[in-house]
């Protein structure tokens, strides 16, 4: 210097003028008033994928269904999350990635190719040893050649994978058939580790392919709802519901009917009650809460001590402008000038994860030059 790899920390600084939402205080002329002071967007405020508090609905108990999780300890409110490990896989390394129980409980898959993709085969290939046929020699027992029948899976071909490899022995060819080394299983021991595992030794020719983000099996876990959740307060009209006054005048039916009385109903009118459209106030900002110091602990994180108050709007404020340094580009008379500065904007709250984006620092790998 160049590739890479992992982490951290910021997200222009100050200062002036106008404005904006919010809390306190304080004034008065009491108005959504004025005046001072304070405080105001993120690391992701985002996707709303997981897990909580809070809420209101459901709710005897166990089953089945359906859905998520799936190596080990540990963290934590709690997690499918975070430490720190084992195992696997990638890489020269630094370092990363893995939905990592079970395929010997069953079922089903495994393209094209290929003889066969799992107790089944044989396309090229390779044996005729023994029994059968033919032919040729032999007195005969038998021999030789060639043939079906059969045998074998070494070797060649397919294939992402073909039934452990390598040597020797064995065979008419062969082959875990036998052996002896390796390399897997599966028991058994012993040593290490909380554990997951590792590691030595031994026994067994066991050598039974892969797929469980295919169904299944096994162990754990899981009601919905989402702050427009829920609570509270509550004008006026119309309308319900329940009482009361008047029965003076009206309706209308019963009784009577010419008329009048006298009883029900409705109805102006007064109260009570329920329901909540609007609209107001709570939920809503002091919490699993920030920052420092220190103790524990490899870390995640946890105790203690000390400080801090850090947005709360409701169609929604967090903006504009100007100087002055800094950063990045471009011009250049090297004094200056022009220009840029990213993803993005709370909406009840935490913790993650995930996705989007700038420039900066700093550990560590590897390579190559150079003292």
């Nucleotide at each position: 210097u160049g590739a890479g790899u992992a982490g951290g920390a910021c997200a222009g600084a100050c200062g002036g003028u106008c404005g904006c939402g919010g809390g306190c205080a304080u004034c008065c002329g009491a108005g959504c008033g004025g005046u001072g002071u304070c405080c105001g967007a993120g690391g992701a405020a985002a996707g709303u994928c997981c897990g909580a508090g809070c809420u209101c609905c459901c709710c005897g108990g166990g089953g089945c269904a359906g859905g998520g999780u799936g190596c080990u300890g540990g963290g934590u409110a709690a997690c499918g999350c975070c430490c720190a490990g084992u195992g696997g896989a990638a890489g020269c390394g630094a370092u990363u990635c893995c939905a990592a129980g079970g395929a010997a409980a069953g079922u089903g898959c495994c393209a094209c190719a290929g003889a066969a993709a799992g107790a089944a085969u044989a396309c090229c290939g390779c044996c005729c040893a023994a029994g059968c046929c033919g032919c040729g020699g032999g007195c005969a027992a038998c021999c030789g050649c060639g043939g079906a029948c059969g045998g074998c899976a070494a070797g060649g071909g397919u294939g992402a994978a073909a039934a452990g490899g390598u040597g020797a022995g064995g065979u008419a060819a062969a082959a875990g058939c036998u052996c002896a080394c390796c390399a897997g299983u599966a028991c058994c021991g012993c040593c290490g580790g909380u554990g997951a595992c590792g590691g030595c030794g031994g026994u067994a020719g066991c050598u039974u392919g892969g797929c469980a983000a295919a169904c299944c099996c096994c162990a754990c876990c899981c009601g919905g709802u989402g702050u427009a959740a829920g609570a509270c307060c509550a004008a006026a009209u119309a309308g319900g519901a329940g009482g009361g006054a008047a029965g003076a005048a009206g309706a209308c039916g019963c009784c009577c009917c010419g008329c009048u009385u006298c009883g029900c109903u409705c109805g102006a009118c007064c109260c009570u009650c329920g329901g909540g459209u609007u609209g107001g106030u709570c939920g809503c900002a002091a919490g699993a809460g920030g920052u420092g110091u220190u103790u524990g602990g490899u870390a995640a994180c946890a105790g203690a001590c000390a400080u801090c108050c850090c947005a709360g709007a409701u169609a929604a404020a967090u903006g504009a402008c100007c100087g002055u340094c800094g950063c990045c580009c471009c011009c250049u008379c090297c004094u200056g000038g022009g220009g840029g500065a990213a993803c993005a904007g709370a909406a009840c709250u935490c913790g993650g994860c995930u996705u989007a984006c700038g420039g900066c620092c700093u550990g560590c790998u590897c390579a190559g030059c150079c003292c």
The RNA shown here (Bacterial RNase P class A) has 371 nucleotides and comes from a Candidatus Krumholzibacteriia bacterium. Of the family's consensus pairs, 93% are formed in the model. The source organism's lineage runs through Bacteria, Candidatus Krumholzibacteriota and Candidatus Krumholzibacteriia. RNAcentral holds the sequence, with entries from ENA. It matches the Rfam family "Bacterial RNase P class A". The family's RNA type in Rfam is ribozyme. A source record names the gene rnpB. Its mean pLDDT, the model's own confidence on a scale to 100, is 76.